Model confidence (mean pLDDT): 90 of 100. Small-subunit ribosomal RNA, central domain from an uncultured bacterium, 347 nucleotides, folded computationally.

[in-house]
Context: one part of a larger RNA
RNA sequence: CUGGGCGUAAAGGGCGCGUAGGCGGACCUUUAAGUUAGGGGUGAAAUCCCGGGGCUCAACCUCGGAACUGCCCUUGAUACUGGAGGUCUUGAGUUCGUGAGAGGGUGGCGGAAUACCCAGUGUAGAGGUGAAAUUCGUAGAUAUUGGGUAGAACACCAGUGGCGAAGGCGGCCACCUGGCACGACACUGACGCUGAGGCGCGAAAGCGUGGGGAGCAAACAGGAUUAGAUACCCUGGUAGUCCACGCCGUAAACUAUGUGUGCUAGUCGCUGGGCGUUUCGCGCUCGGUGACGCCGCUAACGCAUUAAGCACACCGCCUGGGGAGUACGGUCGCAAGAUUAAAACUC
Numbered sequence: 001c002u003g004g005g006c007g008u009a010a011a012g013g014g015c016g017c018g019u020a021g022g023c024g025g026a027c028c029u030u031u032a033a034g035u036u037a038g039g040g041g042u043g044a045a046a047u048c049c050c051g052g053g054g055c056u057c058a059a060c061c062u063c064g065g066a067a068c069u070g071c072c073c074u075u076g077a078u079a080c081u082g083g084a085g086g087u088c089u090u091g092a093g094u095u096c097g098u099g100a101g102a103g104g105g106u107g108g109c110g111g112a113a114u115a116c117c118c119a120g121u122g123u124a125g126a127g128g129u130g131a132a133a134u135u136c137g138u139a140g141a142u143a144u145u146g147g148g149u150a151g152a153a154c155a156c157c158a159g160u161g162g163c164g165a166a167g168g169c170g171g172c173c174a175c176c177u178g179g180c181a182c183g184a185c186a187c188u189g190a191c192g193c194u195g196a197g198g199c200g201c202g203a204a205a206g207c208g209u210g211g212g213g214a215g216c217a218a219a220c221a222g223g224a225u226u227a228g229a230u231a232c233c234c235u236g237g238u239a240g241u242c243c244a245c246g247c248c249g250u251a252a253a254c255u256a257u258g259u260g261u262g263c264u265a266g267u268c269g270c271u272g273g274g275c276g277u278u279u280c281g282c283g284c285u286c287g288g289u290g291a292c293g294c295c296g297c298u299a300a301c302g303c304a305u306u307a308a309g310c311a312c313a314c315c316g317c318c319u320g321g322g323g324a325g326u327a328c329g330g331u332c333g334c335a336a337g338a339u340u341a342a343a344a345c346u347c
Stems, first nucleotide, its partner, number of pairs: 004318003007301002012315001014201004021194003025088007033081002035077008049065006091191001092188003095184005103177007110154001114150008125136002162169002206247006215241002220236004258314006266292011296303002320347003329340004
């Protein structure tokens, strides 16, 4: 390089936008670059192959032929690909209308609960556990009532419900704002798909500066348990969890299944539109989301119009286990570290 693969065996990039590149709808005209036919030139010799010859044979040497599958020039062909010109509307987009939604951002508001503080009632216990103890309480706890303060999270609704590219998003209201679906005429006229680099987003933890700190809680302390108990259980408790701004850039970032398009039996749910109807039984249709199930696929499990089926386009990735996602070097980072990524050796 060819070939084979990537749900679970090694292998889909965490996700998007997009540059170069690759690929690209229908029709007509033109060109003749790719493509293709004929002709010409060249393709040194040797080697290889075929047919002869010479060393007694062979290796070897030698003569002739073929071949050198290539490149260049030239004359034609024009189906396909490409270039140029024109046209089109099915792909894509625009417009108008309707609609659903925890999509994002900012500000404000609310109730339940919890903790603390003050006051009232009230008295000896309360907490906690398998059982206890540490702990709190006669300086009046726990319980209960009234008042106040604080921070965080939003019970029920809630649903294999919805939205988002992914991460993710859940009290209520207002403002700003992204995307989506459906319907309809009109409009643009291939404007498309993918996407190496690049850029942006990216849970939790962690980091920097400044706030905040109710509850929870790494670390830590104590009490138990135990042979021990640097744990599981209990009482405390600091970072952190929360906010603003800036970093980090990783996850079983999972559907362990890249994106886009076309085609290929059905059945039953949920959800968002539209149309029709014999008028509320339902039928048809477009989009999303589940369960089951043929053909087909699969090593099996299973997948099965939301494919892991049948195809096409483009990207990413894999190549025995360990060493190792490590070392060195580079890049990035305040650091933690991330990313790129070997070899010796060994089985």